[in-house]
RNA sequence: GGCCGACUGGUGUAGUGGUUAUCACGUCUGCUUUACACGCAGCAGGUCGCCGGUUCGAUCCCGGCGUUGGUCA
Numbered sequence: 001g002g003c004c005g006a007c008u009g010g011u012g013u014a015g016u017g018g019u020u021a022u023c024a025c026g027u028c029u030g031c032u033u034u035a036c037a038c039g040c041a042g043c044a045g046g047u048c049g050c051c052g053g054u055u056c057g058a059u060c061c062c063g064g065c066g067u068u069g070g071u072c073a
Base pairs, nucleotide, nucleotide: 001072002071003070004069005068006067007066010025011024012023018056028042029041030040031039049065050064051063052062053061
């Protein structure tokens, strides 16, 4: 340098065009306990990597860029 893939809360993820983006773990609060752990209940936490384009409407489709992985030379 060419080609292919990935990018979504702190971490790991679901979500192939339509009203409020899913779940688990974790953080925090409460209950329980002498106390801790486990368990139970609840809250908070997301510019869906960035910039454009298509569309009435984009996490989703298209282009460029960035980061990262694979492969070829």